[in-house]
Context: one part of a larger RNA
RNA backbone atom coordinates (compact mmCIF):
# COMPACT_ATOMS: atom_id res chain seq x y z
C1' N A 1 0.00 0.00 0.00
C1' N A 2 -4.39 -2.92 -0.14
C1' N A 3 -8.11 -5.14 2.94
C1' N A 4 -10.26 -3.43 7.87
C1' N A 5 -12.36 -0.19 11.54
C1' N A 6 -13.57 4.87 14.68
C1' N A 7 -20.99 4.36 21.18
C1' N A 8 -18.00 1.05 25.47
C1' N A 9 -12.05 -2.18 23.22
C1' N A 10 -7.06 2.17 19.38
C1' N A 11 -9.92 6.01 16.63
C1' N A 12 -15.67 11.76 14.99
C1' N A 13 -11.67 17.49 14.56
C1' N A 14 -15.54 21.36 20.44
C1' N A 15 -18.68 24.21 16.75
C1' N A 16 -19.58 26.83 12.79
C1' N A 17 -18.57 29.51 7.93
C1' N A 18 -16.68 29.13 4.08
C1' N A 19 -11.71 28.98 -0.40
C1' N A 20 -9.34 24.78 -4.04
C1' N A 21 -10.36 19.86 -4.63
C1' N A 22 -13.96 15.71 -4.58
C1' N A 23 -19.40 14.41 -5.89
C1' N A 24 -24.06 16.42 -7.96
C1' N A 25 -31.66 16.65 -9.81
C1' N A 26 -34.93 16.04 -15.02
C1' N A 27 -35.70 16.93 -21.18
C1' N A 28 -33.28 17.93 -26.03
C1' N A 29 -29.70 18.97 -29.09
C1' N A 30 -24.99 18.91 -30.13
C1' N A 31 -19.85 17.36 -29.34
C1' N A 32 -16.34 13.20 -29.28
C1' N A 33 -11.67 14.80 -24.52
C1' N A 34 -12.60 9.88 -20.93
C1' N A 35 -14.64 5.62 -22.62
C1' N A 36 -15.85 1.39 -26.29
C1' N A 37 -14.67 -1.06 -31.02
C1' N A 38 -11.89 -2.47 -35.96
C1' N A 39 -7.61 -1.78 -38.76
C1' N A 40 -2.64 -0.85 -39.39
C1' N A 41 2.78 0.22 -37.42
C1' N A 42 5.24 -0.98 -33.21
C1' N A 43 6.30 -4.07 -28.53
C1' N A 44 14.18 -6.73 -30.96
C1' N A 45 15.76 -11.62 -29.58
C1' N A 46 16.97 -15.08 -25.69
C1' N A 47 13.51 -16.67 -21.67
C1' N A 48 8.38 -18.24 -20.26
C1' N A 49 3.92 -20.71 -22.36
C1' N A 50 1.72 -24.75 -26.88
C1' N A 51 2.80 -27.54 -30.52
C1' N A 52 6.48 -30.61 -33.37
C1' N A 53 11.44 -32.24 -34.19
C1' N A 54 17.49 -33.67 -32.85
C1' N A 55 21.30 -36.00 -29.49
C1' N A 56 20.21 -43.98 -26.63
C1' N A 57 17.32 -40.06 -21.83
C1' N A 58 17.00 -35.66 -19.29
C1' N A 59 19.32 -31.26 -19.01
C1' N A 60 20.35 -28.81 -23.45
C1' N A 61 19.27 -27.33 -28.68
C1' N A 62 16.25 -26.09 -33.07
C1' N A 63 11.50 -25.04 -35.76
C1' N A 64 6.85 -22.62 -35.58
C1' N A 65 3.02 -20.86 -32.81
C1' N A 66 0.86 -18.12 -29.01
C1' N A 67 1.60 -13.73 -25.78
C1' N A 68 4.39 -9.15 -24.97
C1' N A 69 -2.28 -7.35 -21.39
C1' N A 70 1.11 -1.16 -23.61
C1' N A 71 2.06 3.21 -27.16
C1' N A 72 1.46 5.52 -32.39
C1' N A 73 -1.67 6.63 -36.52
C1' N A 74 -6.27 5.74 -38.44
C1' N A 75 -11.88 5.34 -39.52
C1' N A 76 -16.49 4.42 -36.67
C1' N A 77 -20.29 4.19 -32.14
C1' N A 78 -22.65 7.62 -28.91
C1' N A 79 -25.13 4.64 -24.16
C1' N A 80 -22.41 6.51 -20.05
C1' N A 81 -18.57 10.52 -17.77
C1' N A 82 -17.04 15.42 -19.18
C1' N A 83 -17.56 19.84 -22.43
C1' N A 84 -21.18 23.77 -24.91
C1' N A 85 -26.13 25.13 -26.40
C1' N A 86 -31.86 25.55 -25.08
C1' N A 87 -35.46 24.05 -21.44
C1' N A 88 -37.69 22.35 -16.70
C1' N A 89 -39.00 22.26 -10.95
C1' N A 90 -39.55 17.93 -7.84
C1' N A 91 -33.17 19.48 -4.96
C1' N A 92 -31.99 24.58 -3.05
C1' N A 93 -33.66 29.64 -2.30
C1' N A 94 -36.50 34.24 -2.47
C1' N A 95 -41.27 36.80 -1.22
C1' N A 96 -46.50 37.64 0.81
C1' N A 97 -49.88 35.88 5.85
C1' N A 98 -49.23 33.96 10.85
C1' N A 99 -46.72 31.58 15.06
C1' N A 100 -43.89 29.89 19.76
C1' N A 101 -39.14 30.98 22.64
C1' N A 102 -34.57 31.96 29.13
C1' N A 103 -31.04 32.68 20.89
C1' N A 104 -27.82 37.48 21.21
C1' N A 105 -26.40 42.92 22.63
C1' N A 106 -27.13 47.73 24.83
C1' N A 107 -30.21 50.39 28.17
C1' N A 108 -32.80 50.95 32.79
C1' N A 109 -36.00 49.71 36.57
C1' N A 110 -37.53 45.86 41.13
C1' N A 111 -37.90 42.72 45.11
C1' N A 112 -36.42 38.74 48.65
C1' N A 113 -31.84 37.79 51.11
C1' N A 114 -26.21 37.94 52.84
C1' N A 115 -23.40 41.57 54.66
C1' N A 116 -21.89 46.19 56.58
C1' N A 117 -23.01 51.80 58.74
C1' N A 118 -26.14 54.76 62.48
C1' N A 119 -30.07 54.93 65.79
C1' N A 120 -34.06 52.58 69.12
C1' N A 121 -35.55 48.06 72.82
C1' N A 122 -32.50 45.04 75.78
C1' N A 123 -29.07 41.23 78.86
C1' N A 124 -24.99 37.85 79.25
C1' N A 125 -23.57 35.05 76.48
C1' N A 126 -23.34 33.89 71.15
C1' N A 127 -20.96 30.93 67.18
C1' N A 128 -19.36 26.57 65.97
C1' N A 129 -19.15 20.86 66.13
C1' N A 130 -19.42 13.83 66.58
C1' N A 131 -17.67 16.17 70.87
C1' N A 132 -14.58 21.32 71.19
C1' N A 133 -11.78 25.00 70.60
C1' N A 134 -9.89 28.97 68.02
C1' N A 135 -13.71 33.60 67.07
C1' N A 136 -17.01 37.23 69.19
C1' N A 137 -19.32 39.86 72.89
C1' N A 138 -20.18 44.39 79.34
C1' N A 139 -15.99 49.20 74.99
C1' N A 140 -23.10 46.12 74.83
C1' N A 141 -22.72 41.12 70.92
C1' N A 142 -26.32 37.71 69.61
C1' N A 143 -31.91 38.91 69.32
C1' N A 144 -35.19 42.50 67.55
C1' N A 145 -37.47 47.38 65.11
C1' N A 146 -36.26 51.87 62.11
C1' N A 147 -33.23 54.08 58.81
C1' N A 148 -28.90 54.14 54.63
C1' N A 149 -24.90 52.02 52.06
C1' N A 150 -22.95 48.55 48.61
C1' N A 151 -22.03 44.23 45.63
C1' N A 152 -23.81 39.96 43.76
C1' N A 153 -27.45 36.53 41.87
C1' N A 154 -32.29 36.54 40.22
C1' N A 155 -36.85 31.94 45.26
C1' N A 156 -41.87 30.62 43.32
C1' N A 157 -43.27 29.33 37.58
C1' N A 158 -39.23 25.18 36.84
C1' N A 159 -40.89 20.83 33.57
C1' N A 160 -36.03 13.48 30.45
C1' N A 161 -40.50 21.87 29.05
C1' N A 162 -38.29 25.95 25.29
C1' N A 163 -34.29 28.63 22.47
C1' N A 164 -29.16 28.17 20.53
C1' N A 165 -23.28 25.62 15.23
C1' N A 166 -21.18 24.46 19.53
C1' N A 167 -20.05 26.57 24.13
C1' N A 168 -24.03 27.88 26.37
C1' N A 169 -29.00 30.87 27.75
C1' N A 170 -33.59 32.05 33.15
C1' N A 171 -36.42 38.73 37.36
C1' N A 172 -39.01 42.90 34.58
C1' N A 173 -39.44 46.58 30.90
C1' N A 174 -37.48 48.97 26.34
C1' N A 175 -34.96 49.18 22.17
C1' N A 176 -31.58 46.82 17.78
C1' N A 177 -30.77 41.96 16.21
C1' N A 178 -29.78 36.23 13.89
C1' N A 179 -32.17 31.82 13.42
C1' N A 180 -36.58 28.34 13.43
C1' N A 181 -42.05 26.87 12.49
C1' N A 182 -46.64 26.29 9.68
C1' N A 183 -50.58 27.39 5.75
C1' N A 184 -51.08 28.39 1.13
C1' N A 185 -50.06 30.40 -3.26
C1' N A 186 -46.34 33.77 -6.36
C1' N A 187 -41.47 33.70 -8.42
C1' N A 188 -35.66 32.37 -9.32
C1' N A 189 -34.54 27.82 -12.22
C1' N A 190 -29.44 23.33 -9.88
C1' N A 191 -28.42 28.45 -7.82
C1' N A 192 -26.91 22.13 -4.57
C1' N A 193 -23.84 18.27 -1.02
C1' N A 194 -19.16 18.12 1.47
C1' N A 195 -14.75 20.99 2.72
C1' N A 196 -7.63 19.89 2.76
C1' N A 197 -5.70 24.99 3.62
C1' N A 198 -7.99 29.36 5.68
C1' N A 199 -11.34 32.68 8.99
C1' N A 200 -14.63 33.10 13.10
C1' N A 201 -17.14 31.67 17.22
C1' N A 202 -15.79 28.86 21.68
C1' N A 203 -17.38 26.76 29.77
C1' N A 204 -14.56 27.21 33.92
C1' N A 205 -9.40 28.41 35.69
C1' N A 206 -5.01 31.67 34.12
C1' N A 207 -2.40 36.73 32.18
C1' N A 208 -2.55 42.22 30.95
C1' N A 209 -4.57 47.45 32.34
C1' N A 210 -8.11 50.08 34.72
C1' N A 211 -12.45 50.14 37.83
C1' N A 212 -15.30 47.04 42.02
C1' N A 213 -15.52 43.82 46.35
C1' N A 214 -21.58 41.97 49.64
C1' N A 215 -21.34 36.40 49.41
C1' N A 216 -18.32 33.03 48.66
C1' N A 217 -13.17 31.03 48.80
C1' N A 218 -7.29 28.68 46.08
C1' N A 219 -2.90 30.17 48.84
C1' N A 220 -2.33 30.94 53.87
C1' N A 221 -2.76 31.70 59.40
C1' N A 222 -5.09 29.29 63.89
C1' N A 223 -7.95 25.87 66.56
C1' N A 224 -9.56 20.55 66.36
C1' N A 225 -9.23 15.58 64.57
C1' N A 226 -4.39 12.06 64.53
C1' N A 227 0.95 8.09 65.35
C1' N A 228 1.64 12.05 61.93
C1' N A 229 -2.41 15.45 59.37
C1' N A 230 1.84 20.00 54.52
C1' N A 231 -6.11 16.58 54.56
C1' N A 232 -11.05 15.46 55.64
C1' N A 233 -14.46 19.23 60.02
C1' N A 234 -14.29 24.47 62.64
C1' N A 235 -13.14 30.30 62.83
C1' N A 236 -10.66 33.53 60.14
C1' N A 237 -9.30 35.09 55.25
C1' N A 238 -6.00 37.47 49.79
C1' N A 239 -5.75 36.21 45.01
C1' N A 240 -10.21 35.16 42.05
C1' N A 241 -15.81 35.38 41.69
C1' N A 242 -18.54 41.19 39.41
C1' N A 243 -17.49 45.09 34.85
C1' N A 244 -14.94 47.39 30.89
C1' N A 245 -11.43 46.42 26.87
C1' N A 246 -7.28 43.20 24.99
C1' N A 247 -5.49 38.45 25.59
C1' N A 248 -5.53 32.63 26.11
C1' N A 249 -7.55 28.46 22.93
C1' N A 250 -7.80 24.29 26.49
C1' N A 251 -12.30 20.31 28.69
C1' N A 252 -15.44 13.42 30.53
C1' N A 253 -15.99 20.89 25.10
C1' N A 254 -20.06 13.71 25.80
C1' N A 255 -24.84 11.93 22.42
C1' N A 256 -17.98 9.57 25.01
C1' N A 257 -22.13 9.14 18.04
C1' N A 258 -19.07 14.43 12.03
C1' N A 259 -22.33 16.77 8.05
C1' N A 260 -26.02 16.23 4.13
C1' N A 261 -29.57 13.06 1.57
C1' N A 262 -33.13 8.53 0.47
C1' N A 263 -34.69 4.35 1.97
C1' N A 264 -37.31 0.31 5.72
C1' N A 265 -43.16 -2.81 10.79
C1' N A 266 -45.26 -0.25 15.24
C1' N A 267 -46.85 1.66 20.11
C1' N A 268 -46.95 5.73 23.90
C1' N A 269 -45.55 10.64 26.31
C1' N A 270 -44.12 16.09 25.77
C1' N A 271 -43.70 21.10 23.07
C1' N A 272 -44.82 24.50 18.90
C1' N A 273 -47.92 25.11 14.51
C1' N A 274 -52.20 23.99 10.65
C1' N A 275 -56.62 21.66 8.75
C1' N A 276 -61.42 18.35 9.54
C1' N A 277 -66.69 16.66 12.14
C1' N A 278 -69.47 18.51 15.07
C1' N A 279 -71.08 22.52 18.54
C1' N A 280 -72.60 28.84 20.35
C1' N A 281 -67.71 28.47 21.95
C1' N A 282 -63.74 25.67 24.00
C1' N A 283 -62.33 20.82 25.06
C1' N A 284 -62.93 15.99 23.27
C1' N A 285 -61.81 13.50 18.56
C1' N A 286 -59.35 12.48 13.59
C1' N A 287 -55.85 13.82 9.87
C1' N A 288 -50.98 16.43 9.02
C1' N A 289 -45.94 19.08 9.63
C1' N A 290 -41.65 20.37 12.72
C1' N A 291 -38.89 19.42 17.13
C1' N A 292 -38.19 16.50 21.79
C1' N A 293 -38.25 11.58 25.36
C1' N A 294 -39.18 6.35 26.45
C1' N A 295 -40.66 0.79 24.86
C1' N A 296 -40.24 -1.77 20.66
C1' N A 297 -40.63 -5.30 15.23
C1' N A 298 -36.66 -6.55 11.14
C1' N A 299 -31.85 -6.01 10.74
C1' N A 300 -27.51 -4.64 13.22
C1' N A 301 -23.84 -5.63 17.23
C1' N A 302 -18.29 -9.38 20.50
C1' N A 303 -21.62 -8.31 24.52
C1' N A 304 -23.45 -4.04 26.72
C1' N A 305 -27.33 -2.27 23.58
C1' N A 306 -29.41 0.79 19.01
C1' N A 307 -33.71 0.58 16.87
C1' N A 308 -37.53 6.47 11.04
C1' N A 309 -33.67 11.38 16.21
C1' N A 310 -30.05 4.02 13.92
C1' N A 311 -25.12 2.03 16.04
C1' N A 312 -30.66 -0.79 9.93
C1' N A 313 -29.95 -0.29 4.75
C1' N A 314 -27.59 2.62 0.94
C1' N A 315 -24.81 7.39 -1.80
C1' N A 316 -21.58 11.76 -1.38
C1' N A 317 -17.60 14.34 1.30
C1' N A 318 -14.19 15.21 5.11
C1' N A 319 -11.68 14.11 9.59
C1' N A 320 -9.25 9.85 12.68
C1' N A 321 -6.84 4.61 14.06
C1' N A 322 -3.02 0.63 13.35
C1' N A 323 -0.06 -3.41 20.48
C1' N A 324 1.21 -1.36 25.61
C1' N A 325 5.20 1.86 27.67
C1' N A 326 8.90 5.62 26.15
C1' N A 327 5.02 9.94 25.30
C1' N A 328 1.05 13.59 23.68
C1' N A 329 7.07 13.54 25.83
C1' N A 330 12.01 15.19 23.15
C1' N A 331 14.10 18.10 19.50
C1' N A 332 12.28 21.73 15.01
C1' N A 333 8.65 25.10 13.66
C1' N A 334 4.33 27.97 13.99
C1' N A 335 1.11 30.78 17.99
C1' N A 336 1.52 33.50 23.25
C1' N A 337 2.86 38.66 27.38
C1' N A 338 3.51 34.06 30.56
C1' N A 339 1.05 29.83 31.65
C1' N A 340 1.22 27.33 27.72
C1' N A 341 -1.07 25.57 23.06
C1' N A 342 -0.88 22.91 18.38
C1' N A 343 2.05 20.40 15.04
C1' N A 344 5.02 15.71 16.42
C1' N A 345 9.16 11.64 16.40
C1' N A 346 13.58 7.78 18.22
C1' N A 347 16.61 5.07 20.96
C1' N A 348 15.20 1.70 24.70
C1' N A 349 11.66 -2.07 26.93
C1' N A 350 7.79 -5.93 27.39
RNA sequence: UUGGGCGUAAAGAGCACGUAGGCGGCUCGUUAGGUCGGGUGUGAAAUCCCGGGGCUUAACCCCGGAAUUGCGCUCGAAACCGGCGAGCUUGAGUCCUGGAGGGAGAAGUAGAAUUCCUGGUGUAGGGGUGAAAUCCGUAGAUAUCAGGAGGAAUACCAGUGGCGAAGGCGACUUCUUGGCCAAGGACUGACGCUGAGGUGCGAAAGCGCGGGUAGCAAACAGGAUUAGAUACCCUGGUAGUCCACGCCGUAAACGAUGCUCACUAGGUGGCGGAGGCAUUAACCCCUUCGCUGCCGCAGUUAACGCGUUAAGUGAGCCGCCUGGGGAGUACGGUCGCAAGAUUAAAACUC
A computed fold for a 350-nucleotide part of an RNA from a metagenome, annotated as small-subunit ribosomal RNA, central domain.
The full RNA is in RNAcentral, with records from SILVA.